RNA sequence: CGGAAAAUAUCACAGUGGUAGUGAGUUUGAUUUGGGUUCAAAAGGUCAUAGGUUCAAAUCCUAUUUUUCCGU
Numbered sequence: 001c002g003g004a005a006a007a008u009a010u011c012a013c014a015g016u017g018g019u020a021g022u023g024a025g026u027u028u029g030a031u032u033u034g035g036g037u038u039c040a041a042a043a044g045g046u047c048a049u050a051g052g053u054u055c056a057a058a059u060c061c062u063a064u065u066u067u068u069c070c071g072u
Stems, first nucleotide, its partner, number of pairs: 001071007010024004018055001026042005048064005
């Protein structure tokens, strides 16, 4: 320099244009003499940034940023 892929909760990741989800973790309560286990509930997201298409965008299109991989 060229090409490709990825970016979603604290972490690991799902998500077919139509209200954003799972597991682990955190907090609270119940259970226990206490801890662990188990059960219930809650908090936590400008879906990397900006624009476009659409009645409606995490999803489609464009550009940018970061990371990874391949080639020279």
A computed fold for a 72-nucleotide RNA from Candidatus Vidania fulgoroideorum, annotated as transfer RNA. Model confidence (mean pLDDT): 81 of 100. The organism belongs to Candidatus Vidania, within Bacteria. Its Rfam family is "tRNA". It is annotated as a transfer RNA. About the family: Transfer RNA (tRNA) molecules are approximately 80 nucleotides in length. The RNAcentral record of the sequence draws on ENA.